[in-house]
Context: one part of a larger RNA
RNA sequence: GUCAGCGAGUUGUAUCUAGUUGCAAGGUUAAGCUUUUUAAUAAGUGGAGCCGUAGCGAAAGCGAGUCUGAAUAGGGCGAAUAGUAACUGGAUGUGAACCCGAAACCAAGUGAUCUAUCCAUGGUCAGAGUGAAGUAUUGAGAAAUCAAUAUGAAGGCUCGAACCAGUUAGAGUUGAAAAUCUAUUGGAUGAACUGUGGAUAGUGGUAAUAUGCUAAUCGAACUUGGAAAUAGCUGGUUCUCCUCGAAAUAGCUUUAGGGCUAGCCUGAAAAUUUAACCGACGGAGGUAGAGCACUGAUUGAUUUUUGGGGGUCUUUUGACUUACCAUAAUCUGUCAAACUCCGAAUGCCGUUGUGAAUAUUUUUGGAGUCAGACUAUGGGGGCUAAGCUCCAUCAGUCUAAAGGGAAACAGCCCAGACCGUCAAUUAAGGUCCCUAAUUUAAGCUUAGUGGAAAAGGAAGUGAAGUUCCUCUGACAUCCAGGAUGUUGGCUCAGAAGCAGCCAUCAUUUAAAAAGUGCGUAAUAGCUUACUGGCAAAGGAACUUUGCGCCGACAAUUUAACGGGGCUUAAGCUUAAAACCGACAUUACGGUUGAUAUUAAUUUAUUAAUAUCAAGGUAGAGGAGUGUUCUAUGCGCAGUGAAGCUAGACUGUAAGGACUAGUGGAGGGCAUAGAAGUAAGAAUGCUGAC
Numbered sequence: 001g002u003c004a005g006c007g008a009g010u011u012g013u014a015u016c017u018a019g020u021u022g023c024a025a026g027g028u029u030a031a032g033c034u035u036u037u038u039a040a041u042a043a044g045u046g047g048a049g050c051c052g053u054a055g056c057g058a059a060a061g062c063g064a065g066u067c068u069g070a071a072u073a074g075g076g077c078g079a080a081u082a083g084u085a086a087c088u089g090g091a092u093g094u095g096a097a098c099c100c101g102a103a104a105c106c107a108a109g110u111g112a113u114c115u116a117u118c119c120a121u122g123g124u125c126a127g128a129g130u131g132a133a134g135u136a137u138u139g140a141g142a143a144a145u146c147a148a149u150a151u152g153a154a155g156g157c158u159c160g161a162a163c164c165a166g167u168u169a170g171a172g173u174u175g176a177a178a179a180u181c182u183a184u185u186g187g188a189u190g191a192a193c194u195g196u197g198g199a200u201a202g203u204g205g206u207a208a209u210a211u212g213c214u215a216a217u218c219g220a221a222c223u224u225g226g227a228a229a230u231a232g233c234u235g236g237u238u239c240u241c242c243u244c245g246a247a248a249u250a251g252c253u254u255u256a257g258g259g260c261u262a263g264c265c266u267g268a269a270a271a272u273u274u275a276a277c278c279g280a281c282g283g284a285g286g287u288a289g290a291g292c293a294c295u296g297a298u299u300g301a302u303u304u305u306u307g308g309g310g311g312u313c314u315u316u317u318g319a320c321u322u323a324c325c326a327u328a329a330u331c332u333g334u335c336a337a338a339c340u341c342c343g344a345a346u347g348c349c350g351u352u353g354u355g356a357a358u359a360u361u362u363u364u365g366g367a368g369u370c371a372g373a374c375u376a377u378g379g380g381g382g383c384u385a386a387g388c389u390c391c392a393u394c395a396g397u398c399u400a401a402a403g404g405g406a407a408a409c410a411g412c413c414c415a416g417a418c419c420g421u422c423a424a425u426u427a428a429g430g431u432c433c434c435u436a437a438u439u440u441a442a443g444c445u446u447a448g449u450g451g452a453a454a455a456g457g458a459a460g461u462g463a464a465g466u467u468c469c470u471c472u473g474a475c476a477u478c479c480a481g482g483a484u485g486u487u488g489g490c491u492c493a494g495a496a497g498c499a500g501c502c503a504u505c506a507u508u509u510a511a512a513a514a515g516u517g518c519g520u521a522a523u524a525g526c527u528u529a530c531u532g533g534c535a536a537a538g539g540a541a542c543u544u545u546g547c548g549c550c551g552a553c554a555a556u557u558u559a560a561c562g563g564g565g566c567u568u569a570a571g572c573u574u575a576a577a578a579c580c581g582a583c584a585u586u587a588c589g590g591u592u593g594a595u596a597u598u599a600a601u602u603u604a605u606u607a608a609u610a611u612c613a614a615g616g617u618a619g620a621g622g623a624g625u626g627u628u629c630u631a632u633g634c635g636c637a638g639u640g641a642a643g644c645u646a647g648a649c650u651g652u653a654a655g656g657a658c659u660a661g662u663g664g665a666g667g668g669c670a671u672a673g674a675a676g677u678a679a680g681a682a683u684g685c686u687g688a689c
Stems, first nucleotide, its partner, number of pairs: 001689006011095013026051003032045003037040001055062002065077004098236002101233001105226006116200009125190001127159003130155001134151007163187003168183004202218001204214003239624006249262005263369002265366007273357001278353006289342001290340002295336003300331003304328001306326003309322005372398004376393006403414003418590004423586003429580003432564003438577007450566001456550002460547010478533004483507003488502003513528001517526002591614011625678001627675008636666001643662005649656002
């Protein structure tokens, strides 16, 4: 891992509620007792007790009333009768309470054969080196004392085996080994190592403290018990069909991944025409927009106003003036979520008409939901960032929705799947081939633009327009001229059209700047403006706009049309007519549900007809299938039961038959009843391979 078997809402009790049955203003027994029958979960007895039949008040108490109260007032709660017992279903409380799962807590015990420390008693440490004190001798000294030589043998001394340790590296890592091996390394007469026996025990011991050790277990050992601890957490929870069908919000919460109430779903009963939508009429409001009348912000101007500062004059009062600062008026240009002289569309509320719907409202049983997501629109936060975050719209879709389109693609576009059909029509989207289906007409694009992008840039090209020049010759090419005062003045080493500053005149001319650019050290040289000639018919500048161009750089591989491939298109714009295309719609057949009508009876069912409906997670409701056992009845079986294998039968499904083979002894049907009643998942459990 696979297969097989096992594996999860049970049961006692109490309460609420629905249904069924009995009796009914009543209903009902409990324990106990009796022993008649089929001996039990029976029958009888037992009326204690409980619920109901009357309430109100704190109570005394009164009573269809009562309490409050001074009250005969007002107000509160009552008074119009249906209950009760059992069973069955649903739910809740309490218990292990659907199942599995902690880490932990407590109690009583077991452990110091590992290891920590201690106690008692034993054992072990090759060899080599160093050479303290002391002592002796000699020497020096007045002495204290010092030196030398011998001797001597000390030491948590040195080197290094055993022994103890475990430094570094490698190997090993399903190992040879649940800590080792190889090489290397530290200590090795000491606070050394070690044998045996003993002591200390878990709210503890021991500890040269490392949260170390206390039997491969240690921030509190192990074993058994309390014990099915608890788990707002994770995982799992087993057959079928039918009807309806959510939520991811609000309030509160030591609350935020939990809960309670409401909202939204569902079953039952009842009431009503109330709901939604649409039309009409009537309302409230201060958003979008707009505006500047208020509150603030904010541009410029003016014959203007007033004050302050500066300047000039004046002995002073003061006068005049201003690239200053503020201020008032007028004109002018703007801005605002917390501005408004104004002011929509929608939406909301009310009345009314229509409106019979799986609608609305009420009562009651049962829920689930409280992590939402994206898209569109209006906003807050953020960077007018995010597949970001927080609100709003009774928005849409997904969630819980399949089908077609978008290559692929929960949330986008189309469209809501009851079942069947080798029928038809369409939607979005498409019609060269992959791939179902296309033609016509008029333009545009040359960039593979289409088939990613900005500021910005450009004699790309199409369309529309404006202003100019032009046979008295335009625009462009070519030929020629482009001069003089003068090297203008200044500056400067130089400055001569051309470093810079100032001025920018005049003359000759067809025309020619005190010079447009290049150039020189400065000159020189080339060129332009400007003029003439040649030739010849359109030319110049600008505005708006369609489609293109550049700007354009990323990592395995073309890779920014799904691909092939496409250029008067298979691209783009416009127009026309066709076609394809879905589980949509229609056609035909069938199933189920709801409502209505009719008929029948078994009186709560069946049949027929008509209309409508049938996607679905959590969840509510309904109807069934199958398994084991029990009771009653009826069959089957060695002339072959169950089980297994195969098959073209049958039911909407769970399933059920039949035949053949195998198998070799039990098994089924009908009607009821009772449950250890259905497995693919739980890192499920056990077994096999």
This is a predicted structure of a 689-nucleotide part of an RNA (large-subunit ribosomal RNA, domain II) from a bacterium. Its Rfam family is "Bacterial large subunit ribosomal RNA". Rfam links the family to the GO terms structural constituent of ribosome and ribosome. The sequence was found in a public genome assembly.